[in-house]
RNAcentral holds the sequence, with entries from ENA. Transfer RNA from an Anaerolineae bacterium, 74 nucleotides, folded computationally.
RNA sequence: UGCGGGGUAGAGGAGUGGUUGUCCUCGUCAGGCUCAUAACCUGAAGACCGAUGGUUCAAAUCCAUCCUCCGCAA
Numbered sequence: 001u002g003c004g005g006g007g008u009a010g011a012g013g014a015g016u017g018g019u020u021g022u023c024c025u026c027g028u029c030a031g032g033c034u035c036a037u038a039a040c041c042u043g044a045a046g047a048c049c050g051a052u053g054g055u056u057c058a059a060a061u062c063c064a065u066c067c068u069c070c071g072c073a074a
Stems, first nucleotide, its partner, number of pairs: 001073007010026005018057001028044005050066005
């Protein structure tokens, strides 16, 4: 420098145009259970989806540029 793949709750994933950001696992907080802890059960908080523009009635999702991480090539 070129090519490919990624960036979404505290961590890891899914979601590839259509309700107001929806879901899964772990974690956090509260409650239940227990003599108690763990486990188990219930509930809650927590993401304006890397940044900025564009397309569209509507964008996490499509397009452009940039930032950043991983891989391949030179």

Rfam family: tRNA. Gene Ontology term of the family: triplet codon-amino acid adaptor activity. Its mean pLDDT, the model's own confidence on a scale to 100, is 82.